Source information
A computed fold for a 99-nucleotide RNA from a Gemmatimonadota bacterium, annotated as Bacterial small signal recognition particle RNA. It matches the Rfam family "Bacterial small signal recognition particle RNA". Clan: SRP clan.

[in-house]
RNA sequence: GCCCCAGGUCCGUGGGACGGAAGCCCAUGAACCCCGUCAGGACCCCGCAGGUAGCAGCGGUAAGUGCGGUAACCGUCGCCGCGGAGUGCCUGGGGCACC
Numbered sequence: 001g002c003c004c005c006a007g008g009u010c011c012g013u014g015g016g017a018c019g020g021a022a023g024c025c026c027a028u029g030a031a032c033c034c035c036g037u038c039a040g041g042a043c044c045c046c047g048c049a050g051g052u053a054g055c056a057g058c059g060g061u062a063a064g065u066g067c068g069g070u071a072a073c074c075g076u077c078g079c080c081g082c083g084g085a086g087u088g089c090c091u092g093g094g095g096c097a098c099c
Stems, first nucleotide, its partner, number of pairs: 001096009010084006016077005023070003026066003034060004042052003
């Protein structure tokens, strides 16, 4: 100096880690201006029967809340892998030639 091989760099691609996160699940969540059921009491009725509205209580739920669960999707990564390009550069190995 040349050739070959492997790896890195380059392109594509699969997964993973970390972070964020719609939605969904669960929990919670309304003195009244949400719903249901409405004790007591009130009212309607000559009265009975019946009815009306309806506070408390109870139940359900809305907006919301939750250092809860799950997660489409998004981002980052000198993470792991696969395929390709390239002989341009870098690293390692082998062979040949020359000095």